[in-house]
RNA sequence: CCCGUGGGAGAGUUCCGCGGUCAUUUGACAAUGAUAGCGCGGACGCCGAAGGAGCAACCACCCCGGAAACUCUCAGGCAUAACGGACCGCGGG
Numbered sequence: 001c002c003c004g005u006g007g008g009a010g011a012g013u014u015c016c017g018c019g020g021u022c023a024u025u026u027g028a029c030a031a032u033g034a035u036a037g038c039g040c041g042g043a044c045g046c047c048g049a050a051g052g053a054g055c056a057a058c059c060a061c062c063c064c065g066g067a068a069a070c071u072c073u074c075a076g077g078c079a080u081a082a083c084g085g086a087c088c089g090c091g092g093g
Stems, first nucleotide, its partner, number of pairs: 001093007012044001014043006020035006045078003051074001052072003058066002
């Protein structure tokens, strides 16, 4: 470094639109309401542990360099689960 395996955090009960579904009303069309115990998109807010960028304690120093879990939040993420996940343990190559 690669493969398998176990563990593995943070942050939205916000608002709006469209669709779907449900309820009520209607002869029907349709109207109204509900919907994180549906989906998609947007706005605002928020998070740091893929990746990326910045600072530099420190390491090395002949030259070339290396370097955080700090900072930023471009990317990513913000109900549960799943996925992802820095990093840690175990086994194998």